The prediction has a mean pLDDT of 86.
This is a predicted structure of a 97-nucleotide RNA (c-di-GMP-I riboswitch aptamer) from a Hydrogenophilales bacterium.
Its Rfam family is "c-di-GMP-I riboswitch aptamer". From the family's description: GEMM was predicted in a large-scale screen for bacterial structured RNA regulatory elements.
It was read from a public genome assembly, where an Rfam model found it.
[in-house]
Order: sequence, then C1' cells, then structure tokens
RNA sequence: ACCUGAAUGGGGCAAACCCGUCGAAAGGCGGGGACGCAAAAUCACCGGUCUAAAGGGUUGCCCGAAGGGGCUGCCCCAGGACGGCGGGAUUGCCAGG
Repeated sequence: ACCUGAAUGGGGCAAACCCGUCGAAAGGCGGGGACGCAAAAUCACCGGUCUAAAGGGUUGCCCGAAGGGGCUGCCCCAGGACGGCGGGAUUGCCAGG
C1' cells in the first nucleotide's frame, strides 16, 4: 500500500418518536431517545428519490370597455433537499492475510 472482517481493543455514529428552533415545503440544527451501521466519517461529481416558494399553463367564480387583475382547484417546473438510496472521490481505529 492492497484485500478480508465489527471476533478483539479503544470506542464512534444515531433511525423512528418527543420538545425547541429555522424553512413555503422537503428537510436542516439543538436536546432527549436507540432502529440499526465496519466507514451510518467528509464531499451534491453521476444516477435516483423528495418538496414546489417563485415562475409557467389551466378549470371555475368575481371585477374591468379592454389589456389584464383577484380568489380557488389541478398540472409542469429546482436554482431547494436527501450522504442512514446506489455509484464515485478523499480520509480513518483494530485484527488477520
């Protein structure tokens, strides 16, 4: 350096849920809490998944002379999010080969 593996040692992280907080939401952060994890450490590069504020389209109703505007439901949409979805990159403890 590479491969294998949580048996050993030191241990590490923390799902769901609850409370607080940020956010339109997905989700993030802090505390509690452990389902699990040999990289469940770091990184949105590739794929995938989630949300849809703004933007666009559209149904219905209302206002207007008209261009348009307001309310409402639906659809599209990432520049938002997920590293505990997969791949990839970087780094790391112990033991054996």